Notes: A computed fold for a 99-nucleotide RNA from a marine sediment metagenome, annotated as SAM riboswitch aptamer (S box leader). The coordinates come from a structure-prediction model, not an experiment, and the mean pLDDT is 85.
């Protein structure tokens, strides 16, 4: 940088001690009945490896990532379509994963 995904899915326990939900704006929300971090046991998924296949593709969960409140919590930007509220596409941005 390039492709590829995304309303599915998974939590206890110990430390600590007030935040958090990526940025900013607005919204919603979670949080001392313990946020965030961190560590340690369990899950969850199947992107790479793996094993089968002439391919497609299946398939395991052993390796290497990830992940375990809400749609990437929603939302901004463009179009559509509505008198409005909205609704849907689609985009940017950011996760991830491979290269």
């Nucleotide at each position: 940088c390039u492709u590829a995904u995304a309303a599915a899915g998974a939590a206890a326990g110990a430390c600590c001690g007030a935040g958090g939900g990526a940025u900013u704006g607005g919204g919603c929300c979670c949080g001392c009945a313990g946020a965030a971090g961190u560590c340690u046991u369990g899950g969850c998924a199947a992107c790479c490896u793996g094993a089968u296949u002439a391919a497609u593709a299946u398939u395991u969960a052993a390796g290497g990532u990830g992940c375990c409140a809400a749609a990437u919590c929603c939302u901004a930007u463009u179009c559509a379509c509505a008198u409005c509220a909205g609704u849907g596409a689609a985009a940017a941005a950011g996760a991830u994963a491979a290269g």

The RNAcentral record of the sequence draws on MGnify. Rfam family: SAM riboswitch aptamer (S box leader). Gene Ontology term of the family: regulation of gene expression. About the family: The SAM riboswitch is found upstream of a number of genes which code for proteins involved in methionine or cysteine biosynthesis in Gram-positive bacteria.